Description:
The part of an RNA shown here (small-subunit ribosomal RNA, central domain) has 354 nucleotides and comes from a metagenome.

Context: one part of a larger RNA
RNA sequence: UUGGGUCUAAAGCGUCCGUAGCUGGUUCAUUAAAUGCUCUGUGAAAUCGUCAUGCUCAACGUGACGGCGUGCAGGGUAGACUGAUGAUCUAGGGACCAGGAGGGGUAGAGAGUAUUCCCGGGGUAGCGGUAAAAUGCGAUAAUCCUGGGAGGACUACCUAUGGCGAAGGCACUCUACCAGAAUGGAUCCGACAGUGAGGGACGAAAGCUAGGGGAGCAAAUCGGAUUAGAUACCCGAGUAGUCCUAGCUGUAAACGCUGCAGGCAAGAUGUUGCACAAUUUACGGGAUUGUGCAGUGUCGAAACGAAGGUGUUAAGCCUGCCACCUGGGAAGUACGGUCGCAAGGCUGAAACUU
Numbered sequence: 001u002u003g004g005g006u007c008u009a010a011a012g013c014g015u016c017c018g019u020a021g022c023u024g025g026u027u028c029a030u031u032a033a034a035u036g037c038u039c040u041g042u043g044a045a046a047u048c049g050u051c052a053u054g055c056u057c058a059a060c061g062u063g064a065c066g067g068c069g070u071g072c073a074g075g076g077u078a079g080a081c082u083g084a085u086g087a088u089c090u091a092g093g094g095a096c097c098a099g100g101a102g103g104g105g106u107a108g109a110g111a112g113u114a115u116u117c118c119c120g121g122g123g124u125a126g127c128g129g130u131a132a133a134a135u136g137c138g139a140u141a142a143u144c145c146u147g148g149g150a151g152g153a154c155u156a157c158c159u160a161u162g163g164c165g166a167a168g169g170c171a172c173u174c175u176a177c178c179a180g181a182a183u184g185g186a187u188c189c190g191a192c193a194g195u196g197a198g199g200g201a202c203g204a205a206a207g208c209u210a211g212g213g214g215a216g217c218a219a220a221u222c223g224g225a226u227u228a229g230a231u232a233c234c235c236g237a238g239u240a241g242u243c244c245u246a247g248c249u250g251u252a253a254a255c256g257c258u259g260c261a262g263g264c265a266a267g268a269u270g271u272u273g274c275a276c277a278a279u280u281u282a283c284g285g286g287a288u289u290g291u292g293c294a295g296u297g298u299c300g301a302a303a304c305g306a307a308g309g310u311g312u313u314a315a316g317c318c319u320g321c322c323a324c325c326u327g328g329g330a331a332g333u334a335c336g337g338u339c340g341c342a343a344g345g346c347u348g349a350a351a352c353u354u
Base pairs, nucleotide, nucleotide: 004325005324006323007308008307012322014202015201016200017199021195022194023193025089027087028086029085030084031083033082035078036077037076038075039074040073041072042071048066049065050064051063052062053061054060092192093189094188095187096185097184098183104178105177106176107175108174109173110172111155112154116150117149118148119147120146121145122144126137127136163170164169207248208247209246210245211244212243216242217241221237222236223235224234259321260320261319262318263317264316267299268298269297270296271295272294273293274292275291276290277289278288279287280286303310304309327354328353329352336347337346338345339344
């Protein structure tokens, strides 16, 4: 290794791109690396088998014959599969075209309600807050009503079980630029592909550096309550931060706790996008029904599963490639290495214990 696993028991890298490697569609021809068969040489002795013989027998020793020697080198032969070379094809993949869908990304411009603050007018003794209160605010005129202004953040309703994106994530409107997917095609290329150790890029929130900004909210902090206490839950304040620009960090229950790609294998029913057909029509990017493809949900046959459940979006039946797991704790710690401004990240033990 034959012959284990990874949704929830230990275990799928946060996600994608891609180097080496591994794996790889159809047909024909050549070749003969590999593979199968065969021949020659070699493959020490001991060991092993048979027979004989020597120690009084045996173990043991000696001799002859046989076998073993899976290998290596050289020659011949076969041509299905793998490989190589040269052609061929279009079902994989890519390109192009067409009209649609989308909170996909980047940048700029504009808009809206509300909160807060400031100014003016009206108005008077309370307001605020809670289970109840108090701290707090208010005769320097608050709360409340009303007119105007400033500034920052956010984007109600539409909103969905919906859409887009590799993931993180993405929602006011308009414009410009960039990218991707689906559908349809009597177009083109012709295996150009799959995965991917190392490597690279992206990567919520918090945090860090520099410069801005600061309305609301709010770690820390300060008061008031509660309580035996209350370093909390509740209330009043409030600084970092939250926002922008340029960098760093590189982690999350980064979750579908389910790696990526392909094939096969019952259905039923919603919904989104495109196409086609029929019916209908107030002829409009109209409506309804059905069909095909692609996405996204619910239920479910077979099958699988310890069960929960999964079930054409598999956790079913198979193939290719990668990652990871091997009792609990010590421990994601120590040491070393490496990355980082730091915080810390990545890699990652053992003694001992049970």
It matches the Rfam family "Bacterial small subunit ribosomal RNA". The prediction has a mean pLDDT of 88. RNAcentral holds the full RNA, with entries from SILVA.